[in-house]
Source information:
A computed fold for a 73-nucleotide RNA from a bacterium, annotated as transfer RNA. RNAcentral holds the sequence, with entries from ENA. It matches the Rfam family "tRNA". The family's RNA type in Rfam is transfer RNA. Rfam links the family to the GO term triplet codon-amino acid adaptor activity.
RNA sequence: CCACCCGUAGCUCAGUUGGUAGAGCAUCGAGCUUAUACCUCGAGGGUCCCACGUUCGAGCCGUGGCGGGUGGA
Repeated sequence: CCACCCGUAGCUCAGUUGGUAGAGCAUCGAGCUUAUACCUCGAGGGUCCCACGUUCGAGCCGUGGCGGGUGGA
């Protein structure tokens, strides 16, 4: 320098054909226990990397940028 892949909750990741975003773990609360743990129930937590565009409507499509990874020269 070129090509490809990835970027969504604190972490690991889903998200179908574009229709107002979810799971597990973690955290907090309650129950249970003499107490802790385990277990059960519940709650909080998101500008979907950034900007622009297309669209009635974008996590999803297009363009540019940023960051990470792999391969090639």